[in-house]
RNA sequence: UCGUGCUAGAUGGGGAGCUGGCGGUGCCCUGAACCCGCAACCCGCCUCAGCGGGGUUGAACUCCCCUUCGAGGUCCGGCGCUUCGGGACUGGCGACGGUACGUGGCGUUGACGGAAAGGUCCCGCGCGGCGGGGAACGGCGAACCCGGUCAGGACCGGAAGGUAGCAGCCGUAAACCGACCUCCCUGGGUGACGUGGGGAAGCCUGACCCGAGCCGGCGACCGGCGACAAGCCGGAGUGUCAGGAUCGACAAGGGGUGCACGG
Numbered sequence: 001u002c003g004u005g006c007u008a009g010a011u012g013g014g015g016a017g018c019u020g021g022c023g024g025u026g027c028c029c030u031g032a033a034c035c036c037g038c039a040a041c042c043c044g045c046c047u048c049a050g051c052g053g054g055g056u057u058g059a060a061c062u063c064c065c066c067u068u069c070g071a072g073g074u075c076c077g078g079c080g081c082u083u084c085g086g087g088a089c090u091g092g093c094g095a096c097g098g099u100a101c102g103u104g105g106c107g108u109u110g111a112c113g114g115a116a117a118g119g120u121c122c123c124g125c126g127c128g129g130c131g132g133g134g135a136a137c138g139g140c141g142a143a144c145c146c147g148g149u150c151a152g153g154a155c156c157g158g159a160a161g162g163u164a165g166c167a168g169c170c171g172u173a174a175a176c177c178g179a180c181c182u183c184c185c186u187g188g189g190u191g192a193c194g195u196g197g198g199g200a201a202g203c204c205u206g207a208c209c210c211g212a213g214c215c216g217g218c219g220a221c222c223g224g225c226g227a228c229a230a231g232c233c234g235g236a237g238u239g240u241c242a243g244g245a246u247c248g249a250c251a252a253g254g255g256g257u258g259c260a261c262g263g
Base pairs, nucleotide, nucleotide: 001263002262003261004260005259006258009057010056011055012030013029014028015027020046021045022044023043024042034054035053036052037051038050063256064255065254066253067252068251072247073246074245075244076243077241078240079239080238081237082236083235084234085233086232089231090230093226094225096223097222098221099220101219102218103217104215105214106213113209114208117205118204119203120202121198122197123196124195125194126193127191128190130187131186132185133184134183135182137178138177139176146171147170148169149168154163155162156161
């Protein structure tokens, strides 16, 4: 160096996810990479690899290591839009309290404050008014069971005479109606009335003392409150922009890798 037979190895790899961690099944990327069985309310391991069985290739295009490139994945960010929520902050809004800075009003024809009086308030009495009832007043008012007079008629009587009494007329009782002048009783959502008593505070009125402030309408500022949700904060989705970190297929380059026999 060539040939033959072997062996290690290879017969895909990677990302996210899952997991204490790892490999696989399921998803995605790469791109062409044997076969069968099993695996998500999973399967198998604790380490060069899923478990079990069968094949192919085999020391190099193919195996191993390093470097480069880099499909793709994952994580982080800015901005715009949509949507859900929040109500800490900013803002505007509403109501409230305060300050008295501006403005306005009141005030030396006397503010605020003070101390008396009266009123407002409460309990009575009188008077008036109004309402109710009664008396008094006027009218009406009884077939008989009210009165008077009782024609006629009736009854008693020999007579004189007497008795009861309907209708009519007159009158009256209860009742009813009227009238509201007078009197009595009584009531109140009664009074520009009189009078007695009570009265904490406030308010009003007219006087008194004092002697310069007072009020808080509007604006401003301060404070807490309420509602809203524009800004803002948080979550989700979507689009876009420029990066960063990490893993990394395919590919390119470089290096490395046995045993036996024979020529």
Molecule: Bacterial large signal recognition particle RNA
Organism: Chloroflexota bacterium